[in-house]
C1' cells in the first nucleotide's frame, strides 16, 4: 500500500442515568458510570440532524408578551471525505 476485525499482546475510549460546571438552547467540559465501538483517534469540507441567543418578520398593545425564519452555534457515538494509528494477513 491493500484487506479484516475470528483470534493474539498492550491495551484504549465511554451511551443512558447521577452530581457538578460552562452556556439562552442545542450541548461542551470534570466525577462516577457502561450501552456499545477496530478508529467511538482527529479534522465541521459535503450532505443531514438539533438548537434559535442575536438579527429579522407578523401579531398584539399599555408595554409584558406571543408566532414565525434564519447559524455565525452544536453534533466526528447520523451518513460521506479528508488526516494519522494498534493487531493479524497478503
Nucleotide at each position: 500500500a491493500c484487506u479484516g476485525a475470528a483470534a493474539c499482546a498492550g491495551g484504549g475510549c465511554a451511551a443512558a442515568c447521577c452530581c457538578g460546571u460552562c452556556g439562552a438552547a442545542a450541548g461542551g467540559c470534570g466525577g462516577g458510570g457502561a450501552c456499545g465501538c477496530a478508529a467511538a483517534g482527529u479534522c465541521a469540507c459535503c450532505a443531514g440532524u438539533c438548537u434559535a441567543a442575536c438579527g429579522g418578520a407578523a401579531c398584539a398593545u399599555u408595554u409584558a408578551g406571543u408566532u414565525c425564519c434564519c447559524a455565525a452555534g452544536a453534533u466526528a457515538g447520523c451518513g460521506g471525505g479528508a488526516c494519522c494509528g494498534c493487531c493479524a494477513g497478503u
Molecule: c-di-GMP-I riboswitch aptamer
Organism: uncultured Burkholderiales bacterium